[in-house]
RNA sequence: CGCGGAGUAGAGCAGUGGCAGCUCGUCAGGCUCAUAACCUGAAGGUCGGUGGUUCGAAUCCACCCUCCGCAACCA
Numbered sequence: 001c002g003c004g005g006a007g008u009a010g011a012g013c014a015g016u017g018g019c020a021g022c023u024c025g026u027c028a029g030g031c032u033c034a035u036a037a038c039c040u041g042a043a044g045g046u047c048g049g050u051g052g053u054u055c056g057a058a059u060c061c062a063c064c065c066u067c068c069g070c071a072a073c074c075a
Base pairs, nucleotide, nucleotide: 002070003069004068005067006066007065010024011023012022013021018055026042027041028040029039030038048064049063050062051061052060
């Protein structure tokens, strides 16, 4: 070289063709004497990259990159 799995918000994950979401975290506010807990809200994403298919792609296809595993090789 080969085979399989994975890459989506700071972290962990869902979403398998039709508005990108959940939990935790972060920030602001509320509550409290105060902190935690709890409640409300907000920010944060070129969905690993480049092309293709499609009216429409995170999703399907090709190639490439990174990580994990297997196989093979290696005296």
About this RNA: The prediction has a mean pLDDT of 83. This is a predicted structure of a 75-nucleotide RNA (transfer RNA) from a bacterium. The sequence is in RNAcentral, with records from ENA. Its Rfam family is "tRNA". It is annotated as a transfer RNA.